[in-house]
RNA sequence: CGUACCGGGAGAGACCGCACACGCGGCGCCGAAGGGGAAAGCAAAAUCUCUCAGGCAAAAGGACCGGUUCGG
Repeated sequence: CGUACCGGGAGAGACCGCACACGCGGCGCCGAAGGGGAAAGCAAAAUCUCUCAGGCAAAAGGACCGGUUCGG
């Protein structure tokens, strides 16, 4: 430094309509998977920015933090 496992983990409509099975559409919003952009002589980051993707009850996901294991 990387993989795997465990724990913690935010934000934003349980909006309206259609359809009868967790789905789809519309409008309004969020930014912490991913992706794009940008800056400093050149090169290079971001929790900055965009909102393409994703998300806005629960579930799932989730940057980041801690612990353990293995590998380089």